[in-house]
This is a predicted structure of a 455-nucleotide part of an RNA (small-subunit ribosomal RNA, 5' domain) from Gossypium schwendimanii. The prediction has a mean pLDDT of 82. The full RNA is in RNAcentral, with records from SILVA. Its Rfam family is "Bacterial small subunit ribosomal RNA". Rfam links the family to the GO terms ribosome and structural constituent of ribosome. Taxonomically the source falls in Gossypium (Eukaryota, Streptophyta, Streptophytina, Tracheophyta).
Context: one part of a larger RNA
RNA sequence: GGAUGAACGCUGGGAGCAUUCUUAACAGAUGCAAGUCAGACGAGAAGUGGUGUUUCCAGUGGCAGACGGGUGAGUAAUGCGUAAGGAUCUGCCUUUGGGAGUGCUAAUACCCCAUAGGUUGAGAAGCAAAAGGAGGAAUCUGCCCAAGGAGGGGCUCGCGUCUGAUUAGCUAGUUGGCAAGGCAAUAGGUUACUAAGGCGAUGAUCAGUAGCUAGUCCGAGAGGAUGAUCAGCCACACUAGGACUAAGACACGGUCCAAACUCCUACGGGAGGUAGCAGUGGGGAAUUUUUUGUAAUAGGUGAAAGCCUGACAGAGUAAUGCCGCGUGAAGGUAGAAGGCCCACUGGUUGUGAACUUUUUUUCCUAAAGAAGAAAAAAUGACGGUAUCUGGGGAAUAAGCAUCAGCUAACUUUGUGCCAGCGGCCGUGGUAAUACAGAUGAUGCAGUUGUUAUCU
Numbered sequence: 001g002g003a004u005g006a007a008c009g010c011u012g013g014g015a016g017c018a019u020u021c022u023u024a025a026c027a028g029a030u031g032c033a034a035g036u037c038a039g040a041c042g043a044g045a046a047g048u049g050g051u052g053u054u055u056c057c058a059g060u061g062g063c064a065g066a067c068g069g070g071u072g073a074g075u076a077a078u079g080c081g082u083a084a085g086g087a088u089c090u091g092c093c094u095u096u097g098g099g100a101g102u103g104c105u106a107a108u109a110c111c112c113c114a115u116a117g118g119u120u121g122a123g124a125a126g127c128a129a130a131a132g133g134a135g136g137a138a139u140c141u142g143c144c145c146a147a148g149g150a151g152g153g154g155c156u157c158g159c160g161u162c163u164g165a166u167u168a169g170c171u172a173g174u175u176g177g178c179a180a181g182g183c184a185a186u187a188g189g190u191u192a193c194u195a196a197g198g199c200g201a202u203g204a205u206c207a208g209u210a211g212c213u214a215g216u217c218c219g220a221g222a223g224g225a226u227g228a229u230c231a232g233c234c235a236c237a238c239u240a241g242g243a244c245u246a247a248g249a250c251a252c253g254g255u256c257c258a259a260a261c262u263c264c265u266a267c268g269g270g271a272g273g274u275a276g277c278a279g280u281g282g283g284g285a286a287u288u289u290u291u292u293g294u295a296a297u298a299g300g301u302g303a304a305a306g307c308c309u310g311a312c313a314g315a316g317u318a319a320u321g322c323c324g325c326g327u328g329a330a331g332g333u334a335g336a337a338g339g340c341c342c343a344c345u346g347g348u349u350g351u352g353a354a355c356u357u358u359u360u361u362u363c364c365u366a367a368a369g370a371a372g373a374a375a376a377a378a379u380g381a382c383g384g385u386a387u388c389u390g391g392g393g394a395a396u397a398a399g400c401a402u403c404a405g406c407u408a409a410c411u412u413u414g415u416g417c418c419a420g421c422g423g424c425c426g427u428g429g430u431a432a433u434a435c436a437g438a439u440g441a442u443g444c445a446g447u448u449g450u451u452a453u454c455u
Stems, first nucleotide, its partner, number of pairs: 001455004006451004013325001016322003019318001021283001026281002030278003035063003040060002044056003070236003079161004084156002088153003093149007101113001103111001132141003162208003169199003174196004179191002211233003215226004239258001241256002261272004289315001291314003297311001298309004328358004338349004363392004368387001372382001399444005405424002411438004420427002
């Protein structure tokens, strides 16, 4: 010099775009954040004078709650990055070929029998699927089996991946084999038997620290530092453990057990989990609204209309950052008054002001007023916003730090080794360009200076 998710002091006029708990993975008031389907089903209710139609709906059932959103505690390799592999699974989507019979039931819930089919050289024997709904119908949509595709996941392996030797030996399912059971699949992943192996100065083991990467910052590069926002992967969901359901979880807003904590209780017993969005307390130098909308994009569900969505789209707070605009422009010497300096002649502030002419970016006010909406119509939170037209009037808008040298910018007054300054050198003891005030000057400017960290 450059940089920052910065903080602090002084100051502060707009606009656009970004960013905003780096600390206590501390606690947790309140509201919302995952539902949907009556075209799967039977009760019930509302409404109607009646029929028919319609609407709501606890419950059974289906799909989705494994996505989306958050955080970085753990993890130095069951992780990540990159390049490969073969012994695998896959709901919804898509391609192809077959199938759906009889009972039971409220049923697309559950169950039984039959049938296709699979295994074998052949036979026998054993195993083993299915579901309807809407419509007047055509048909549409669901269901079962099999084989692919796409996308997604699981597994294995080569290489790379911080510090310490004041950590040198570590290991007993440990390393390999055989057999069995097990998994979607390979495998000491598990068990029995068996051999004594396996790793290690090319740093094992142990200890400390840490999510990894694309990237980001500095640098001409080599390289150093870092991993906020955005994107990919991983891990976690009060703490520790377990499984259930499912195509998929060992499941943030599911379940079971245990511990801690909080709350309710009629003392018998119950309820809870913001590292979702807001918001609160606490910690801290320090980080925002208990906001609007499903209009767009996207997701779930549904035949659809639609419904739900703190994802998302927006608005609000904060000079936190980047970028751009403005605080007027042109003329104007009696070089005015005032200030400061002075050798008392003058010099400087200084075209700066006043004054004259002029403009309206901004600002105030009034009228018009979007695109974003796809798809003929209808549908806009943002928003009467952006933009635009008329009127008004220079009107509403400049500070901060520094001035001995490094380092751009000097004088005077006060103080007198005092008060103080200070990044280094140093300065101050009666003529201080170094302290404090002032005039002036220099630098940057809606900022400027300090502190912290990296280079």